Background:
Predicted 3D model of a 172-nucleotide RNA (FMN riboswitch aptamer (RFN element)) from Rubrobacter tropicus. Of the family's consensus pairs, 100% are formed in the model.
RNA sequence: GUAACUUUUCGGGGGCGGGUGGAAUUCCCGCACCGGCGGUGAGCCCGGAGGGAGUGUUCCCGACGGGGAGCCCGCGAGCCCACGGGUAGGACCCGGGGGUUGAGCCGGUGAAGGUUCGCGACGAGCCGUAGUCCGGCGCCGACGGUCAGAGUCCGGAUGGGAGAAAGGUAGA
Repeated sequence: GUAACUUUUCGGGGGCGGGUGGAAUUCCCGCACCGGCGGUGAGCCCGGAGGGAGUGUUCCCGACGGGGAGCCCGCGAGCCCACGGGUAGGACCCGGGGGUUGAGCCGGUGAAGGUUCGCGACGAGCCGUAGUCCGGCGCCGACGGUCAGAGUCCGGAUGGGAGAAAGGUAGA
């Protein structure tokens, strides 16, 4: 350093006003708000040990560290299905497995590279690379509940969890 096993801790955000109505934070109108985990990361951004050039306060290289997506690729939760175990069976609980699992376009910027002018150096022009950046306009959001239909209210949930961090086995 890698891999394995293991322990602990951490691990989801968000709405108001008005209208209708017997009843709506659910419908309608207006204006808002939110974005789990890992990966990728336009030759990107920030920091930077150190090295080089220059001599004034600049430029170049740069180990290494950090960051970057709701709608690009996966995963998780949720929901559905059968199976196994706890039961003789059901309910229920646990386990692994299968299925399901939302939503983006337009414009801009732009190194390398290509190409034109040119004998050529220099230089100038053009083409050209973002799914992530910038701008604009859009779009999406489990299940159950509800005096009436919910991303934002209540609930399962002080749950589970993708995973994250720090340790332990550990002596070498």

The coordinates come from a structure-prediction model, not an experiment, and the mean pLDDT is 78.
The organism belongs to Rubrobacter, within Bacteria.
The RNAcentral record of the sequence draws on Rfam.